[in-house]
Molecule: transfer RNA
Organism: archaeon
RNA sequence: GGGCCUGUAGCUCAAUGGAUAGAGCACCAGCCUUCUAAGCUGGGUGUUGCGGGUUCGAGUCCCGUCAGGCCCU
Numbered sequence: 001g002g003g004c005c006u007g008u009a010g011c012u013c014a015a016u017g018g019a020u021a022g023a024g025c026a027c028c029a030g031c032c033u034u035c036u037a038a039g040c041u042g043g044g045u046g047u048u049g050c051g052g053g054u055u056c057g058a059g060u061c062c063c064g065u066c067a068g069g070c071c072c073u
Base pairs, nucleotide, nucleotide: 001072002071003070004069005068006067007066010025011024012023013022018056027043028042029041030040031039049065050064051063052062053061
C1' cells in the first nucleotide's frame, strides 16, 4: 500500500427497509428485612463509531472516513 470482517446501553448480544431500537447480566429508586444479601415492584440509563447520500421511511442499502482484528504485498 491492497483485500476481507467487526463497530448498537456499563458488559455480552438481538433487531426482514416500517409503530417509541430491545433481551440477559450489571446499575438506580422504592418495598420487604434489626442490617446486609436474597426476593418483589418500578426505571433504558442509547447522537446504532463519525460525516454525507438514496428512500415516504435507514441500525439495516450506497459513498467517504476513524478504530480494532485477520490475510496478502